Notes
This is a predicted structure of a 1458-nucleotide RNA (small-subunit ribosomal RNA) from an uncultured bacterium.
RNA sequence: AACGAACGCUGGCGGCGUGCCUAACACAUGCAAGUCGAGCGCGAAUGGAGCAAUCCUAGUAGAGCGGCGCACGGGUGCGUAACACGUGGAUAAUCUGCCUGGAAGCUCGGGAUAACCAGUCGAAAGAUUGGCUAAUACCGGAUAAGCCCCCAGGAGCUUCGGCUCCCGAGGGAAAAGGUGGCCUCUGUAUACAAGCUAUCACUUCUAGAUGAGUCCGCGGCCCAUCAGCUAGUUGGCGGGGUAAUGGCCCACCAAGGCAACGACGGGUAGCUGGUGUGAGAGCACGACCAGUCACACGGGCACUGAGACACGGGCCCGACUCCUACGGGAGGCAGCAGUAAGGAAUAUUGGUCAAUGGACGCAAGUCUGAACCAGCCAUGCCGCGUGAAGGAUGAAGGUCCUCUGGAUUGUAAACUUCUUUUAUAUGGGACGAAACCCUCGGAUUCUUCUGAGAUUGACGGUACCAUAGGAAUAAGCACCGGCUAACUCCGUGCCAGCAGCCGCGGUAAUACGGAGGGUGCAAGCGUUAUCCGGAUUCACUGGGUUUAAAGGGUGCGUAGGAGGGCAGGUAAGUCAGUGGUGAAAUCUUCGAGCUUAACUCGGAAACUGCCGUUGAUACUAUCUGUCUUGAAUACCGUGGAGGUGAGCGGAAUAUGUCAUGUAGCGGUGAAAUGCUUAGAUAUGACAUAGAACACCAAUUGCGAAGGCAGCUCGCUACACGAAUAUUGACUCUGAGGCACGAAAGCGUGGGGAUCAAACAGGAUUAGAUACCCUGGUAGUCCACGCCCUAAACGAUGGAUACUCGACAUACGCGAUACACAGUGUGUGUCUGAGCGAAAGCAUUAAGUAUCCCACCUGGGAAGUACGACCGCAAGGUUGAAACUCAAAGGAAUUGGCGGGGGUCCGCACAAGCGGUGGAGCAUGUGGUUUAAUUCGAUGAUACGCGAGGAACCUUACCUGGGCUAGAAUGCUGCUUGACCGCCAGUGAAAGCUGGUUUCCCCGCAAGGGGCAGGUAGUAAGGUGCUGCAUGGCUGUCGUCAGCUCGUGCCGUGAGGUGUUGGGUUAAGUCCCGCAACGAGCGCAACCCCCAUCAGUAGUUGCCAUCAGGUAACGCUGGGAACUCUACUGAAACUGCCGUCGUAAGACGCGAGGAAGGAGGGGAUGAUGUCAAGUCAUCAUGGCCUUUAUGCCCAGGGCUACACACGUGCUACAAUGGGGCGUACAAAGGGCUGCCACUUAGCGAUAAGGAGCCAAUCCCAAAAAACGCCUCUCAGUUCAGAUUGGAGUCUGCAACUCGACUCCAUGAAGCUGGAAUCGCUAGUAAUCGUAUAUCAGCAAUGAUACGGUGAAUACGUUCCCGGACCUUGCACACACCGCCCGUCAAGCCAUGGAAGCUGGGUGUACCUAAAGUCGGUAACCGCAAGGAGCCGCCUAGGGUAAAACUAGUAACUGGGGCU
Repeated sequence: AACGAACGCUGGCGGCGUGCCUAACACAUGCAAGUCGAGCGCGAAUGGAGCAAUCCUAGUAGAGCGGCGCACGGGUGCGUAACACGUGGAUAAUCUGCCUGGAAGCUCGGGAUAACCAGUCGAAAGAUUGGCUAAUACCGGAUAAGCCCCCAGGAGCUUCGGCUCCCGAGGGAAAAGGUGGCCUCUGUAUACAAGCUAUCACUUCUAGAUGAGUCCGCGGCCCAUCAGCUAGUUGGCGGGGUAAUGGCCCACCAAGGCAACGACGGGUAGCUGGUGUGAGAGCACGACCAGUCACACGGGCACUGAGACACGGGCCCGACUCCUACGGGAGGCAGCAGUAAGGAAUAUUGGUCAAUGGACGCAAGUCUGAACCAGCCAUGCCGCGUGAAGGAUGAAGGUCCUCUGGAUUGUAAACUUCUUUUAUAUGGGACGAAACCCUCGGAUUCUUCUGAGAUUGACGGUACCAUAGGAAUAAGCACCGGCUAACUCCGUGCCAGCAGCCGCGGUAAUACGGAGGGUGCAAGCGUUAUCCGGAUUCACUGGGUUUAAAGGGUGCGUAGGAGGGCAGGUAAGUCAGUGGUGAAAUCUUCGAGCUUAACUCGGAAACUGCCGUUGAUACUAUCUGUCUUGAAUACCGUGGAGGUGAGCGGAAUAUGUCAUGUAGCGGUGAAAUGCUUAGAUAUGACAUAGAACACCAAUUGCGAAGGCAGCUCGCUACACGAAUAUUGACUCUGAGGCACGAAAGCGUGGGGAUCAAACAGGAUUAGAUACCCUGGUAGUCCACGCCCUAAACGAUGGAUACUCGACAUACGCGAUACACAGUGUGUGUCUGAGCGAAAGCAUUAAGUAUCCCACCUGGGAAGUACGACCGCAAGGUUGAAACUCAAAGGAAUUGGCGGGGGUCCGCACAAGCGGUGGAGCAUGUGGUUUAAUUCGAUGAUACGCGAGGAACCUUACCUGGGCUAGAAUGCUGCUUGACCGCCAGUGAAAGCUGGUUUCCCCGCAAGGGGCAGGUAGUAAGGUGCUGCAUGGCUGUCGUCAGCUCGUGCCGUGAGGUGUUGGGUUAAGUCCCGCAACGAGCGCAACCCCCAUCAGUAGUUGCCAUCAGGUAACGCUGGGAACUCUACUGAAACUGCCGUCGUAAGACGCGAGGAAGGAGGGGAUGAUGUCAAGUCAUCAUGGCCUUUAUGCCCAGGGCUACACACGUGCUACAAUGGGGCGUACAAAGGGCUGCCACUUAGCGAUAAGGAGCCAAUCCCAAAAAACGCCUCUCAGUUCAGAUUGGAGUCUGCAACUCGACUCCAUGAAGCUGGAAUCGCUAGUAAUCGUAUAUCAGCAAUGAUACGGUGAAUACGUUCCCGGACCUUGCACACACCGCCCGUCAAGCCAUGGAAGCUGGGUGUACCUAAAGUCGGUAACCGCAAGGAGCCGCCUAGGGUAAAACUAGUAACUGGGGCU
């Protein structure tokens, strides 16, 4: 895009079409084929008139005989793969009623029969007997040709059968009358008959037209898993039969005929014009309309006839239905309606013959479910309408938002003005109709023609026209994530659901459902089914095969296909002209008619085809002749692991014998099994056996491929080279076919040394039916015969020609040649154009072309099943489907990864020092418990973390008691008057209740302002949820050296280059090179502290010199030197020297220097990763909550305790503990503070009390250290947990639950398993000091400070982490990836299968109706002939064996999905 559609929702009108696609299932009822009295003989009833007879109705209706029709029209698509259809021919092999033209005729007779009458039988249908009768019924005779038959002759043509024409002799075959008119002749003689005439019929012949039969060429489905089929089969001769040819049928004879260009078989199907789609070529279809075929309940058969083997005829068989008196009968909607059924689904038991057409008829006319109309259905196409113009407070309402407001619905509505299509009502009202017939008139060749009038409409009170009123009567459906036009809110929360594909939905869904809005189409809109397109995705137009699916394992060769130069003949293909045909309709186009359109009509074009004819001859074909360049042959030479047969050889191995010799051998990662004192292994000699051929040896050579390797010989095949000669296209490819075809395997017979499936043992391992080891059988070898497959690979079929180069190599030719260069055939590497998706290929093509063969068409199922063929078997060849998935795959890219490689780094390992893991305690976490043990953090990167300090508070948790605009803040209104307070009651408190009480400022006052309380209102509040909605901040990789950009260049592209390479560095640091050149974020530097010096400054710090003074002290005057303080500078740059290096730079017990190669430390953290952490710091979207999830209060909890883990402290002791004494810091803090000093107390502290808002005073004692004394290896004079008692301090308050002091108590623990952590120098270790938080403190924590002060680093193999380059990848959530197979379970389709059931077809035999044909003595008939009987054939029925096919099946096999 389409549709004979269906379904869902919806539905105003009209026009024109269409309407059982399924059950060729079954059918009630009505109708669908009759007509003719001008062929014939009969002939009512009823009613009327009449008294009746009788007459009329009426020679009417009606049946019968007869003629014509019923073979048309209408329906359906069962069958049919066929001369059925289409197209073009043939009929010289034919027929044709009615119709037309022509020729001729139409004579004389005869006997019957239906109807009817009278009977008989039967339920009926119907049958039957006797008798009467007619014809255009039937029969006989006559006549007859140009008809038919037979016999001859001549000419022409021919398919060789015959046909056409001319001419002659013989024989044979016809007929029917009817109606109208007229009497001129004849007869009865009015009127008729004969006759004449007209007309309709009839007979013979002929021609035409129409229709039909038959034959042929060509064309149009699928399966080769259908490959061979055929006995009337193929042909001939002679008959029969037919309208006619013919094995159509029969007798005889011959053995043919068809088939890979697809016979036979199976499946499916009416065919065509055309229809749909498509740019076309095609593909699919074959409703309606038209042509044709076939069929008419299933099957068979003939009759009649011009025509049938007959839809509404007959006979028979069968199935079914109906009637029945059970004896018998009837029937055939695939005609029109209609019914039932089936189905997703398809209409009225309508009107009329008015028109068109048909049958009959002289005609009137009759018949006509053909046809024309109407009805039903949005089933399709087409047209029209549902209003138009104005109208902004942009109304209300709805929806949304950043919500005092805005946006949108939306000029939409309201409102004003206008119109009236459609619908409704009323009135008018067609075209289609022209005729036949009849009347009148005219013309006439007398046949007919013509004019006028009159008559005829189902549709149809229709179309159409007019009038009336009034916007009045009329809009839905689908969609809105992308494809694809159209977006928001709410609900839901991987649920419910959506979905054409991709895919949406797990709490912010433009994807589900609803709403608002929008988009599209519109009386329709969507969905579903189907076909075409897109699909160049079967490729003719117009594809491919190295790696994506796809080259046969290789050759030879049949059919076939393709094929060199020149000349000539023919003209099949080809091309051109022309003739015929290609039905109409359809399509296209130009016009015309319905108001338009759809629709219809007219003209043209087209129908790309087929047939004939005339010509052309380039190409192809064919025939003839010729040529040599393709191909081949001969001669000469060369080459090689080419093949095959025979012979020979040495090394090695194994075995045997002998000898030497002694304890092991062998084997492995390490071992063991195994062998060995019965003498192995080893060594030597000899012998035997079988197999394979080291070195040469190569990127080598040969062969069609498989493949081929010691040497020699025989036989044999091939390739190449060179130069001549010969043949003369002999060529290429090659479906089938034939041959060859590694290894393994099979059969028979040998052989058997080595190696070695199976097997055994030993190891390894969780296991180890493996890898390793020791053995070991088939086999490996030979001969013969099979098998026929391989990653049989160059994953690349063969042949020919052409197309840049370079180098290597094998073997030739040529050449004086160890050089160079030429040439040929092979074998290779690199590279260009070109090709290719790219990788790559590239004269050995995957380039450019031609020819032939083979093969492919998404993945899996599956190279499986079934069938067939081959095979001894194993198995091979050929080779599906159901079902299932939305991918499978190729090449390349960027990453990531690797028990890949290279380079490098890091306390990463190693080398060291000290710890953790064991103990007790502290602290955090898990778990458990609990009313609550609030919450968060969870590998590294949570766990002395948020918390730098939970008794109350904190506090978020629990229990209980209270408050509700609320605990805080802003604003507004009202009110009170201070505020702060005080008192009482109750209560655990909060709170509740009650009482008391002078506000301030300005102003005379009124009043205003301020403050505070109360009250009302408005903004509340939430440590409730979501860190996976977020901002901010932070951890980690990682202070690792990386991460990018612009322009250019390369690539189809992803992307690459730069950033890689060679060096160097701590560093993408720098240098060199380079299709790159530059740049940015990182690195480094700039900043701070420390180390040296200088300058400046000199108090609270300092004190060298001068002076004073003290018991002592910078204590004082003073000084500005030093230290120090704190500001500014200097200084370090591989700068210098040497060596190495192009440079960058590296090295040196270098110099100098306080410091040396980044001097030490800090701050500083690129692009990014982990949906890392945090909604409980804060902020914030959304959701939830509002007498509670908010707020206040008391008490409790966060401090629980079988247990597990992390981080620490203290120890286990003598490098130590205790006692006494003596030194030396830095950095901090201090007024709700630090507190000197004095006194009391053993002490924590207390009571007094100077100084200090600090370089001034205080905390403050530094401690390890050092000196002396003691302890002497023990659970101790170690260690200090735990517990008892007594206290101090803070604080409303130390019970849960503080710290400290004193006395007493004195647990575990004697250096810590597996494992694991930190640290490279002022570091580790060790020692103290201070601070924040803080009333106090659970601090052993954290953050700072200084004191003392080591050891070790060979080195980068390994572990971990990281960086760069490279490589492989089936990974990309990226190896914590991906993924294989069995097993378990469910579902699905399918193979096999003992069997069971059905179906169609063929064969054989038996039987055989109707019927044709043939035969025929008895019966009938005068006869013709008939009946009957017999025979052949046959539908059908039966029997039998097998094959095919479908369904089903216990059981069973694999497969797919989850």
Its Rfam family is "Bacterial small subunit ribosomal RNA". Its family is annotated with ribosome and structural constituent of ribosome in the Gene Ontology.